Predicted 3D model of a 417-nucleotide RNA (Bacterial RNase P class A) from Magnetospirillum fulvum. The prediction has a mean pLDDT of 75. Of the family's consensus pairs, 96% are formed in the model.
RNA sequence: CCAGACGGCUGGACGGCCGCUCUUCGGGCUUUGCCCGGAGGGAGGAAAGUCCGGGCUCCACGGAAACACGGUGCCGGAUAACGUCCGGCGGGGGCGACCCCAGGGAAAGUGCCACAGAAAGUAAACCGCCUGUCCCCCGAUCUUUCGGGCGUCAGGUAAGGGUGAAAGGGUGCGGUAAGAGCGCACCGCGCCCCCGGUAACGGGGGUGGCAGGGCAAACCCCACCGGGAGCAAGACCAAAUAGGGGCGGCACCCGUUCUUCCUCGGAAGGACGAAGCGCGUUUCCGCGCCGCCGCCCGGGUCGGUCGCGAGAGGCGUCCGGCAACGGGCGUCCCAGAGGAAUGGCCGUCCACCCCCGGCACCAUGGGAAACCAUGGGAUGGGGCGGACAGAACCCGGCUUACAGGCCGUCUGGCGCG
Numbered sequence: 001c002c003a004g005a006c007g008g009c010u011g012g013a014c015g016g017c018c019g020c021u022c023u024u025c026g027g028g029c030u031u032u033g034c035c036c037g038g039a040g041g042g043a044g045g046a047a048a049g050u051c052c053g054g055g056c057u058c059c060a061c062g063g064a065a066a067c068a069c070g071g072u073g074c075c076g077g078a079u080a081a082c083g084u085c086c087g088g089c090g091g092g093g094g095c096g097a098c099c100c101c102a103g104g105g106a107a108a109g110u111g112c113c114a115c116a117g118a119a120a121g122u123a124a125a126c127c128g129c130c131u132g133u134c135c136c137c138c139g140a141u142c143u144u145u146c147g148g149g150c151g152u153c154a155g156g157u158a159a160g161g162g163u164g165a166a167a168g169g170g171u172g173c174g175g176u177a178a179g180a181g182c183g184c185a186c187c188g189c190g191c192c193c194c195c196g197g198u199a200a201c202g203g204g205g206g207u208g209g210c211a212g213g214g215c216a217a218a219c220c221c222c223a224c225c226g227g228g229a230g231c232a233a234g235a236c237c238a239a240a241u242a243g244g245g246g247c248g249g250c251a252c253c254c255g256u257u258c259u260u261c262c263u264c265g266g267a268a269g270g271a272c273g274a275a276g277c278g279c280g281u282u283u284c285c286g287c288g289c290c291g292c293c294g295c296c297c298g299g300g301u302c303g304g305u306c307g308c309g310a311g312a313g314g315c316g317u318c319c320g321g322c323a324a325c326g327g328g329c330g331u332c333c334c335a336g337a338g339g340a341a342u343g344g345c346c347g348u349c350c351a352c353c354c355c356c357g358g359c360a361c362c363a364u365g366g367g368a369a370a371c372c373a374u375g376g377g378a379u380g381g382g383g384c385g386g387a388c389a390g391a392a393c394c395c396g397g398c399u400u401a402c403a404g405g406c407c408g409u410c411u412g413g414c415g416c417g
Base pairs, nucleotide, nucleotide: 001413002412003411004410005409006408007407008406009405010404012349013348014347015346016345017344018343020042021041022040023039024038025037026036027035028034029033044388048399049398051397052396053395054394055393056230057229058228059227069226070225071224072223073222074088075087076086077085078084089103090101091100092099093098104221105220109219110218111215112214113213126161127160128157129156130155131154132153134151136149137148138147139146140145169187170186171185172184173183174182188210189208190207191206192205193204194203195202196201234306235305236304237303244297245296246295247294248293249292250291254273255272256271257270258269259268260267261266262265276289277288278287279286313332314331315330316329317328318327319326320325350386353383354382355381356380361376362375363374364373365372366371
C1' cells in the first nucleotide's frame, strides 16, 4: 500500500427571529383557573416490530401432586427473569483473523423415505462375475474325450457397473470357483477400564469382526419451566338531559273488580277500563301519554384527577472475576404530551455528490530523444445538500431499518529499509 475479519463511537455544528409543551418563581385578575414576565427541562440507537422475559395492576385460586396444553433442550456460569448474555465442548466452513449450528433420545412404540431403481429395511440378484446341467456351433483328437463360444435352466456372489439424497463400515493385503470381516493391518464404530476436566468432553489401553440406514423445526419418550388478562390494567371525583327511588305541596280522586281493616257503610292499597289530550278535520279503528312543581338519594355517560416519572437509573472511580456481571464510594436528577408538544423561516460553516479548471506527479500508448495524446490528479471557483426514523406505564433482551464519518485490535499478500 492492497484485500479482509472483529469490536466500539457518532448520527451535522453555530447564530438570529417567531412559536409549542412541562416544571418553578414573581405579579395581575372576573382566584382551584387564565394572562404577563423571568429561569430551567423537552425523542432514539433503534423511540420501530410487539417476538421473548420481568416489574406493576385487576381477576381466579385452601395446599400439594397428577393429567392435558404450550414452551425450552451440549456443559458450566451470569441475571429479577429469559428463548438473552459470557466462558467452554462437539460438528461444519475459511490459507487465516474469524464465522455458522433448536446441538437430548432412532435398541419403547407408531409413521415417512418423492422420482429413479431389481431392492428403501427382520434386505435385495437388473447388468456383470463364478459353478453345475442341457442343447447347438467351432477347433483338436488315440472316436470319446479335451478346449472355446452363443443360449436355457438350477444355484453361489454385494468385489465391479447402473439408480438414488441415502444401498447394511472405509483402504490395502491375503484368501476364494467367484466373492464376502471370511482372515489380518491401519482408520472408523460399540462396550469395559484407567487418566485429565466441576461438567459437556478429551487422551490412552483392552476387547468385540461390526450389531436394527436416515428423519424427532413427524407423532412420541425423557428432563426442566409455565394460573388468566393487560395502563383502553386499575383507582377516585363527577355535569346537562333522559330514566330509577324517597319526601313535601298543589291538583285529581269516574266506573268495575280483588285484598285488608272496621263503627257495615266507608277507608287504604293494587289491577283493568272509561273519560281527556296528541298523532290527523269528524265517526269507526290503531298507536302514544295519563299527573304538575320543588328538594334529596343512588347508578351510568361526557368530562376531570391519579396511576406517570428517584429508577433492576445515568456518569466517574476503586475492588473481585478470563468474561457476562457483582460490590463499595462519590456525584447528578435527565421528556411526561394526550387527538397527542419537542416545530417553522433565514444566515454562516462542515461532510457526501456533481461541474469548471488544472500545479507537482502517476498510469497507458507513440517516439531514438526532445516531446505528444488520453485518463487520473492538489490549491481554487460554482452548484446541490444530511440516512433510518417520532416517546405514549416502565425496565432487560432479541429482531428488523440505517446516507456518511471516526477510532482500536487482528489476519493474508506485495514492496522498501